[in-house]
A computed fold for an 88-nucleotide RNA from uncultured Thiodictyon sp., annotated as Glycine riboswitch aptamer. Its Rfam family is "Glycine riboswitch aptamer". Gene Ontology term of the family: glycine biosynthetic process.
RNA sequence: AUGCCCCGUGGGAGAGACCGGCCGUCUGGCCGGCGCCGAAGGCGCAACACCGCCCGGAAUCGCUCAGGCAUCAGGGACCACGGGGCUU
Numbered sequence: 001a002u003g004c005c006c007c008g009u010g011g012g013a014g015a016g017a018c019c020g021g022c023c024g025u026c027u028g029g030c031c032g033g034c035g036c037c038g039a040a041g042g043c044g045c046a047a048c049a050c051c052g053c054c055c056g057g058a059a060u061c062g063c064u065c066a067g068g069c070a071u072c073a074g075g076g077a078c079c080a081c082g083g084g085g086c087u088u
Stems, first nucleotide, its partner, number of pairs: 003086009016034001018033006035069003041065001042063003048056001
C1' cells in the first nucleotide's frame, strides 16, 4: 500500500400537501383508515466437484416487522476527501 472499525466534511433516492376525527398561533401536531416506498435496522434465499441428508451460504435481489411518503428539519444504504485506531 491493502482490508476492517470509528470520527469529521461534502454528495445522497423513492413513495398521498390522500380520507375522516380531534387539537391548534402555526397549511402544523395527534389518532384511525386505505394506498404506496425501500437506501437505517431486521428477516429470507441461489450457485457452491458427484448422489442423499445436515450445516454454512451474498446483495443495491425478495419480504416489508420496524422505518418512511409536500417544503424545511431529521434519518439515510452507498460514494468521495481528511483524521485516528487495529491487522497483514